[in-house]
RNA sequence: GACUUGAAAAGGCAAACCAGCUGAAAGGCUGGGGCGCAAAGUCAGGAGUCUAAAUCACCAAGAGGUGAUAUGAUGGUCCGACUGCCGAA
Numbered sequence: 001g002a003c004u005u006g007a008a009a010a011g012g013c014a015a016a017c018c019a020g021c022u023g024a025a026a027g028g029c030u031g032g033g034g035c036g037c038a039a040a041g042u043c044a045g046g047a048g049u050c051u052a053a054a055u056c057a058c059c060a061a062g063a064g065g066u067g068a069u070a071u072g073a074u075g076g077u078c079c080g081a082c083u084g085c086c087g088a089a
Stems, first nucleotide, its partner, number of pairs: 012037002017032006035076001041082003045079003048074003055068005
């Protein structure tokens, strides 16, 4: 010096829930809140999961309903990529 690992210290982020905004929904943003997190920093490349506006098919006189499907979402589901604080055993 590098890799693995993760004591201490300085800090960081922020689950559920509540309020507001937004979206068809999943969800996202803001404020409060704190379950937890050594990358719970960033990125939808791969997989998984969630939703189904539009589209297609069927049922129905009709309103509407059922099913399929991502171009939508999820990085606090996993893998992967990039970057970062400290420096005990």